A computed fold for a 90-nucleotide RNA from uncultured Tateyamaria sp., annotated as Glycine riboswitch aptamer. The model forms 90% of the base pairs in the Rfam consensus. The sequence was found by an Rfam model in a public genome assembly. Lineage of the source: Bacteria > Alphaproteobacteria > Rhodobacterales > Roseobacteraceae > Tateyamaria.
RNA sequence: AAGGCUGACAUGGGAGAGCGCGGAGCACAUUCCGCCGCCGAAGGAGCAACGCCCCGGAAACUCUCAGGCAUCAAGAACCGUGCCAGCCGC
Numbered sequence: 001a002a003g004g005c006u007g008a009c010a011u012g013g014g015a016g017a018g019c020g021c022g023g024a025g026c027a028c029a030u031u032c033c034g035c036c037g038c039c040g041a042a043g044g045a046g047c048a049a050c051g052c053c054c055c056g057g058a059a060a061c062u063c064u065c066a067g068g069c070a071u072c073a074a075g076a077a078c079c080g081u082g083c084c085a086g087c088c089g090c
Stems, first nucleotide, its partner, number of pairs: 003088005009082005018036001020035005037069003043065001044063003050056002
């Protein structure tokens, strides 16, 4: 150096779940509140093997606090590409 790892940014893809019921509000439209039922792939929490064993310790598993549940929009773990930074690499 090629290349690899991690992170940030940009960009493309990106699932699931009630057009539920009632009320309020509104010029229209959007919206808000409550109740029940659901979803998991922002975030968060829990745990196995194992270990240095009051503890540490993974997830796409589990929970559903948060978030979300017609279309659209937004968000979205994860994956691809580009670019930047750091580390490894000689």